[in-house]
This is a predicted structure of a 74-nucleotide RNA (transfer RNA) from a Bacilli bacterium. Rfam family: tRNA. By type it is a transfer RNA. About the family: Transfer RNA (tRNA) molecules are approximately 80 nucleotides in length. The coordinates come from a structure-prediction model, not an experiment, and the mean pLDDT is 80. The organism belongs to Bacilli, within Bacteria.
RNA sequence: GUCCUCGUAGCUCAGCUGGAUAGAGCAAUCGCCUCCUAAGCGAUAGGUCGGAAGUUCAAAUCUUCUCGAGGACG
Repeated sequence: GUCCUCGUAGCUCAGCUGGAUAGAGCAAUCGCCUCCUAAGCGAUAGGUCGGAAGUUCAAAUCUUCUCGAGGACG
């Protein structure tokens, strides 16, 4: 330099053949339970889906550029 994969909640990830309020587990906070703690149960908060632009009625999803991580070739 060329090409490929990945980037989504504090962490690990799903969703990516475009469609109705963007989710799960763990963690956090609060409550229930318990003599207390842990466990268990319930609730709440937490995201402008790495960034920007484009296509579209509609983009986490498609296109382009760019940033970061990993890899293949030279």